[in-house]
């Protein structure tokens, strides 16, 4: 140099982080209730983000085998492998196995 369907979309885990709820602390309302508000994610949590190289479902798509069917296709059944990886950047409140990215780079 080349190769591999590095397929799409949905559920969901590893993980993440703080808009919102909850929590904990704290101010104000004369005390308390409520109500508003600030700090906390060095709060278990609920919404919320979430994998190429984590899971499973559905479609499509290739190849091959069989059954229809007759020249244009249907349908089914099998495979569809591997995959070590940063620094910086980027969104969203925010961070991140998220995006640059199966990228630089190493084997």
């Nucleotide at each position: 140099a080349a190769g591999g369907u590095g397929g799409u979309u949905u559920u969901c885990u590893a993980g993440g982080g703080u808009u919102c709820c909850g929590c904990a602390g704290u101010g104000c309302c004369c005390u308390c209730c409520c109500g508003c508000g600030c700090u906390g994610g060095u709060c278990u949590g609920g919404u919320c983000c979430g994998a190429g190289a984590g899971a499973a479902a559905a479609c499509a798509c290739a190849u091959a085998g069989c059954g229809a069917a007759g020249u244009a296709u249907c349908g089914u059944u099998a495979u569809g492998a591997c995959a070590c990886g940063g620094u910086g950047g980027g969104a969203u409140a925010a961070a991140a196995g998220c995006c640059c990215a199966g990228g630089a780079g190493u084997u």